[in-house]
RNA sequence: GCUUAGAGUUUGAUCCUGGCUCAGAUUGAACGCUGGCGGCAUGCUUUACACAUGCAAGUCGAACGGCAGCAUGGGUGCUUGCACCUGAUGGCGAGUGGCGAACGGGUGAGUAAUAUAUCGGAACAUGUCCGGAAGUGGGGGAUAACGUAGCGAAAGUUACGCUAAUACCGCAUAUGCCCUGAGGGGGAAAGGAGGGGAUCGUAAGACCUUUCGCUUUCGGAGUGGCCGAUAUCAGAUUAGCUAGUUGGUGAGGUAAAGGCUCACCAAGGCGACGAUCUGUAGCGGGUCUGAGAGGAUGAUCCGCCACACUGGGACUGAGACACGGCCCAGACUCCUACGGGAGGCAGCAGUGGGGAAUUUUGGACAAUGGGCGCAAGCCUGAUCCAGCCAUGCCGCGUGAGUGAAGAAGGCCUUCGGGUUGUAAAGCUCUUUCAGCCGGAAAGAAAUCAUGCUUACUAAUACUAAGUGUGGAUGACGGUACCGGAAGAAGAAGCACCGGCUAACUACGUGCCAGCAGCCGCGGUAAUACGUAGGGUGCGAGCGUUAAUCGGAAUUACUGGGCGUAAAGCGUGCGCAGGCGGUUUUUUAAGACAGAUGUGAAAUCCCCGGGCUUAACCUGGGAACUGCAUUUGUGACUGGAAGGCUAGAGUACGGCAGAGGGGGGUAGAAUUCCACGUGUAGCAGUGAAAUGCGUAGAUAUGUGGAGGAAUACCGAUGGCGAAGGCAGCCCCCUGGGUCGAUACUGACGCUCAUGCACGAAAGCGUGGGGAGCAAACAGGAUUAGAUACCCUGGUAGUCCACGCCCUAAACGAUGUCAACUAGGUGUUGGGGGGAGGAGACUUCCUUAGUACCGCAGCUAACGCGUGAAGUUGACCGCCUGGGGAGUACGGCCGCAAGGUUGAAACUCAAAGGAAUUGACGGGGACCCGCACAAGCGGUGGAUUAUGUGGAUUAAUUCGAUGCAACGCGAAAAACCUUACCUACCCUUGACAUGCCGAGAAUCCCGAAGAGAUUUGGGAGUGCCCGAAAGGGAACUUGGACACAGGUGCUGCAUGGCUGUCGUCAGCUCGUGUCGUGAGGUGUUGGGUUAAGUCCCGCAACGAGCGCAACCCCCAUCACUAGUUGCCAUCAGGUAACGCUGGGAACUCUAGUGAAACUGCCGUCGUAAGACGUGAGGAAGGAGGGGAUGAUGUCAAGUCAUCAUGGCCUUUAUGCCCAGGGCUACACACGUGCUACAAUGGGGCGUACAAAGGGCUGCAACAUAGUGAUAUGAAGCUAAUCCCAAAAACCGCCUCUCAGUUCAGAUUGAAGUCUGCAACUCGACUUCAUGAAGCUGGAAUCGCUAGUAAUCGUAUAUCAGCAAUGAUACGGUGAAUACGUUCCCGGACCUUGCACACACCGCCCGUCAAGCCAUGGAAGCUGGGUGUACCUAAAGUCGGUAACCGUAAGGAGCCGCCUAGGGUAAAACUAGUGACUGGGGCUAAGUCGUAACAAGGUAACCGUAAAGC
Repeated sequence: GCUUAGAGUUUGAUCCUGGCUCAGAUUGAACGCUGGCGGCAUGCUUUACACAUGCAAGUCGAACGGCAGCAUGGGUGCUUGCACCUGAUGGCGAGUGGCGAACGGGUGAGUAAUAUAUCGGAACAUGUCCGGAAGUGGGGGAUAACGUAGCGAAAGUUACGCUAAUACCGCAUAUGCCCUGAGGGGGAAAGGAGGGGAUCGUAAGACCUUUCGCUUUCGGAGUGGCCGAUAUCAGAUUAGCUAGUUGGUGAGGUAAAGGCUCACCAAGGCGACGAUCUGUAGCGGGUCUGAGAGGAUGAUCCGCCACACUGGGACUGAGACACGGCCCAGACUCCUACGGGAGGCAGCAGUGGGGAAUUUUGGACAAUGGGCGCAAGCCUGAUCCAGCCAUGCCGCGUGAGUGAAGAAGGCCUUCGGGUUGUAAAGCUCUUUCAGCCGGAAAGAAAUCAUGCUUACUAAUACUAAGUGUGGAUGACGGUACCGGAAGAAGAAGCACCGGCUAACUACGUGCCAGCAGCCGCGGUAAUACGUAGGGUGCGAGCGUUAAUCGGAAUUACUGGGCGUAAAGCGUGCGCAGGCGGUUUUUUAAGACAGAUGUGAAAUCCCCGGGCUUAACCUGGGAACUGCAUUUGUGACUGGAAGGCUAGAGUACGGCAGAGGGGGGUAGAAUUCCACGUGUAGCAGUGAAAUGCGUAGAUAUGUGGAGGAAUACCGAUGGCGAAGGCAGCCCCCUGGGUCGAUACUGACGCUCAUGCACGAAAGCGUGGGGAGCAAACAGGAUUAGAUACCCUGGUAGUCCACGCCCUAAACGAUGUCAACUAGGUGUUGGGGGGAGGAGACUUCCUUAGUACCGCAGCUAACGCGUGAAGUUGACCGCCUGGGGAGUACGGCCGCAAGGUUGAAACUCAAAGGAAUUGACGGGGACCCGCACAAGCGGUGGAUUAUGUGGAUUAAUUCGAUGCAACGCGAAAAACCUUACCUACCCUUGACAUGCCGAGAAUCCCGAAGAGAUUUGGGAGUGCCCGAAAGGGAACUUGGACACAGGUGCUGCAUGGCUGUCGUCAGCUCGUGUCGUGAGGUGUUGGGUUAAGUCCCGCAACGAGCGCAACCCCCAUCACUAGUUGCCAUCAGGUAACGCUGGGAACUCUAGUGAAACUGCCGUCGUAAGACGUGAGGAAGGAGGGGAUGAUGUCAAGUCAUCAUGGCCUUUAUGCCCAGGGCUACACACGUGCUACAAUGGGGCGUACAAAGGGCUGCAACAUAGUGAUAUGAAGCUAAUCCCAAAAACCGCCUCUCAGUUCAGAUUGAAGUCUGCAACUCGACUUCAUGAAGCUGGAAUCGCUAGUAAUCGUAUAUCAGCAAUGAUACGGUGAAUACGUUCCCGGACCUUGCACACACCGCCCGUCAAGCCAUGGAAGCUGGGUGUACCUAAAGUCGGUAACCGUAAGGAGCCGCCUAGGGUAAAACUAGUGACUGGGGCUAAGUCGUAACAAGGUAACCGUAAAGC
């Protein structure tokens, strides 16, 4: 100085754990769409696959012999423009020789250390270069080229002959140098070029000088070789590896140390701090990311290494075991005359191949650098440039200003408008870039030539250095840059728009097509698919894919966890390891501080500079957190030495104990045996049966046998490391604890590997066996029942010895130590006080063991001095769910099996704690005609009606558990009517607008089933206006907008309704508790019909519900009396409020009163409850009605109505006739009537309420048996009518029968309504007289004026299928002990794996498809090691014959050895008939194991059995 961001997704919701996913940055990228310019950079990541063609390493004539070709000069011949000759000159092919070719360039196969990085080291080499010293004398023999002659297709090669050198070899010399036995011995060289005064020489030249070379040697620089330390991937399902291996001695070898090699000797060396083996990989500077620590990576640039078709080998050389050298082997390719040869792009271009994918067979040596050369110069695919590619980074542009009529068009629309949008057009400007014209750089200065100075020198030669001058040299390239003219002219796309995540509408589609990074969208109103409009983001790019880091504290060093989420080994002992009390001295390994060296450059960072800017380039600085050396310090850790006693231990004295092992012994009980008594059952269960028993059981008494276990005491008591341990006694033995003193003196803690113990089950051998009891058998239960229940019953359970080694082996909590409030109980020990002999009581302390609880911790639950608090030490373990504790491999086991322990694949969750609900064959409490107690029904019959079904041309549609089914429908013959069959109409039966005509309207025909079609006649109105004409209403014709739809969607909706339920609940504000969902209030104790009220309470209040307010009925009062009433008064009648009159009563209908547990008593804090209480018409809500909280059921209704969307438009609309909705094997619901005597029939006779009435009710009279008909008073109603109330009551009859019950059905005849009663009306009369004798399982209603029973009225309506519905009154009961049970509901609590909420969730087999995987007789590859055989080239070693005078060579022999072959194993990969399990897949089969007490509590370990 800089620096740290989160989000989505498990749930109904919450917190946590935990995975998955996203937003960021990056890339040698690729792909899709698109594409104007420039600068800078990058560009085969795949097959270290194969390569056509060209180029990539040459140079030196100043080392040499020379002269093939070229040029110049000279000469000759002459056909004067040709031929020949001439190394003379410039030069130079091929050759000898020198230097270079080991650099530069490429690639990353191999390599986990012969490597790299950092820091050190000693036993080395070094061409060219620099510095120093010394030399450079004198000889010799060859050989290529060349010539001649051959062989071969070619590559190439042979023989003979000639020749030179800075080629080669001796001799001399030796300051250094090398060897040595210290006497000595050994070893070099080459010349070339320039110049030249004197001297010599005929000349060449000698000679001198300068310079370049050469030889020896010393040193330096740089470079290279070697050694060490430290660091450098994964796997232990790789644990042991090693024979030149480890060391020594000697020798050899090398430039050099060294087992580098050999001989001998010794037996070592490496390894849990990971050897060996396997897999993978070039390493570093750096690069990407990250706040950092880290993680990932190793393109381009730089350093190092390795490699050069594959493998081996050496040669040359200063340097190689050599990319463009050699030899051999192998594979491959090419040439061939088949004899034989040639080749190596991982150099630059380029080709094929592979691949998602990566460029030109370009220019130049102008610059930089390299090789050679004295130099000029030559060579240089190093390099510098250009070309290709948006591959990346950076910059610029595609115009600027103005411009509202907010144009047109598009899209949307609530039809008003909005938006695209100042956007465009238009007007005024500008001209970067591209295109055109013109000008025009820097990169270039050296070398060179020449003048001068200096040095060398005899020299003004030469050469070198410096300096001045001069000229030449540019691939890029006429490029950068500059100027000019013209003209907005040539230049915008891509992705996205449900949330994360910036950005929304329309249409199309209809779980289809498709999308998707995660969650998830799509099943007819999709902001999620496709298209369009609009918008958002970025922009010559934008998206996608792949990959890395980040987010991820999700491997946690920084920086996580383990009671219940994944995670404490079952327990202890204990080696290594880690850690360790107190004090003194010392040391200096760690540590800290300073200094020095190093940490290459580039990169990153900072400050500058250069390209117009930037990217880019560049100068300086900082940094490189590292390593090493050295000096210092002595606190801390470590080492050494010496002390101490607080840790640990020992001794002594007590104490408690189901601690362990062994032996003995006791009583109760079960069973069995014997005998006695005794008789029919016993046993068992929900109920039974199997079983036992008359051959005498059970029961009971006596005696005996045997095995196992130890009631009471007994206890959140004790002991033990855990597992575990229980009658009593004895023996042996471990540990703990307390007390006070003494002693040892850190002896300690933890503990990988290891060792020991380790319930039950199980295994082996031998015993034992009473009870119990897997398996098994039988009986039940059941749809089944291989179970639960019952009767039996074998292993086993018991003992001894040996194995097994696992458990939900749990406190789901590792061990040790320290610290941090308390309270209560209990077990063991010690101590104190008071009273006291003691018991007892109480206090303190210590070791255990339980409960509560502060702080603190925790996701919460909870833990809380016995921690899950605060810390330290050490060990073990975890990292999403499933696959799986499985497979393979190893180890252990007699076996069963244990232990260690994966992957492919698959899912977006799995999980913990807590919350609210719902649910439970959980609990507690309460209510309801819920049960019970009663009364009457339904279910059986006939019939009515509705529904299902089946039928039909149609039997229109809807309603479907309660909560559809006498429901919509309070009236289907036509109409209704929506359905069917025919016949018609198309602006339409109905609405509005436009145009034309006509008033409207009425009457008469014809055809037709009708709708309708068609003809004729009468007739003109209202308003304005003078008239013409216009207007309103109505009718009609026409064209188009539109009408119409009981067509679809009640799962798009409004409204209305049902239901839980007239159940007592449902909420809110503030406060408070909780991280939160939420809780509290609203729970609790009482009470109530009630969340009604009271009390209590972290709650206090409030709202919607309850109740009350409203209506009807019951009592009274007041007011008012007509059509109602009539007590009193008067009149009258056969009789009657009939009349006068009355206003008392009844009644009518308005207003009030009255009831509040108010009073009394008992109980109670109160609320309130109770009482044959009083009073009262009514008593505790007086009876009834209206009134229906928040919500639930996607409940019902698009066919009441309204309405979005969709569909239809000569039809799904409209009109009309006929038919259908009334059909009928059957099933169900709801009713009527009955089955009879509490009755039927006949006669007589009494008492209501509430309704209705003019298209009406109809008295009364007459006719008819009757339904009714005819006539007709009254009444628009407290007046008249319907209207008779019926049951009841009285009398008579019937006498228990299919009847004098019951009335269906059928026949006949009628009445009424209506256009019309055939399908298909009601009623009447006569006749007919079916089933039915009280109804199985089951089921419904009702608690008082109720049930039951009796009739009356009304709506709808022409009539009526009404036995329905809705009202009205008459008569008028029984029963309720009570809440165990059934059903429904309320509240509290509990469990939960449910939340679509138990009609939930969910498990396993089987069947089907797909996927990956294990086993498997085998089969096929691969790499590696071992043994043996063979063995090229080659180094090394040996060597008699041949060659050579010799040196030496040829040849031969030997060792090693690439490769090849053989063999047996191991490892690894692929494949494999068949086979094992696993995973996934809307609606398959069988059951129902788990979740609630899940209906047998569940689970863990083990065993066995069947399917």

A computed fold for a 1507-nucleotide RNA from an uncultured bacterium, annotated as small-subunit ribosomal RNA. Its Rfam family is "Bacterial small subunit ribosomal RNA". Model confidence (mean pLDDT): 84 of 100. RNAcentral holds the sequence, with entries from ENA and SILVA.